A computed fold for a 114-nucleotide RNA from Desmospora activa DSM 45169, annotated as SAM riboswitch aptamer (S box leader). Rfam family: SAM riboswitch aptamer (S box leader). Rfam links the family to the GO term regulation of gene expression. Model confidence (mean pLDDT): 78 of 100. The model forms 88% of the base pairs in the Rfam consensus. NCBI's taxonomy places the organism under Bacteria, Bacillati, Bacillota, Caryophanales, Desmospora activa.
RNA sequence: AUCUUAUCAAGAGCGGCGGAGGGAUUUGGCCCGAUGAAGCCCAGCAACCUAUUUGACCGCAAAAAAGGUGCCACAUCCAACAGAGAUCACCAGAUAUCUUCUGAAAGAUAAGAU
Numbered sequence: 001a002u003c004u005u006a007u008c009a010a011g012a013g014c015g016g017c018g019g020a021g022g023g024a025u026u027u028g029g030c031c032c033g034a035u036g037a038a039g040c041c042c043a044g045c046a047a048c049c050u051a052u053u054u055g056a057c058c059g060c061a062a063a064a065a066a067g068g069u070g071c072c073a074c075a076u077c078c079a080a081c082a083g084a085g086a087u088c089a090c091c092a093g094a095u096a097u098c099u100u101c102u103g104a105a106a107g108a109u110a111a112g113a114u
Base pairs, nucleotide, nucleotide: 001114002113003112004111005110006109007108008107013042015041016040017039021032022031023030026080027079028078029077044071045070048068049067050064052063053062054061055060076106081103082102083101084100085098086097087096
C1' cells in the first nucleotide's frame, strides 16, 4: 500500500508546556478557538488484540485492565450518490423545500491476510 471482517448517536481533565489555528480530503453549510486552537507530556475513557479469574464446556458469557493499539467538542459535526417519507402546489405530471428515514460511497480504528 491492497484485500477481508467488525465497529463508528455511549464514555473520557477546572492539569503542565505551547501560542493560532482546528473539526480527514474537495464543495456547500454549521461550529470550536486569546475565558487559549494544533502539537507534546501527564491524567482519563473504552475493551479491538488480550495476560489473568469465574461460570460453562470449546464455542460462549461475565469480571478484570498488566501489555499492544485506539480514543478523549459537535452522530464519522451535517450534506454531496441512490431510494423512501413529509410539506407546498396541482386535474395530473414535473419542479421546489426539509432539525425526517434507509442504504451505498468515502473516511477512521482494530484484527487478520498478501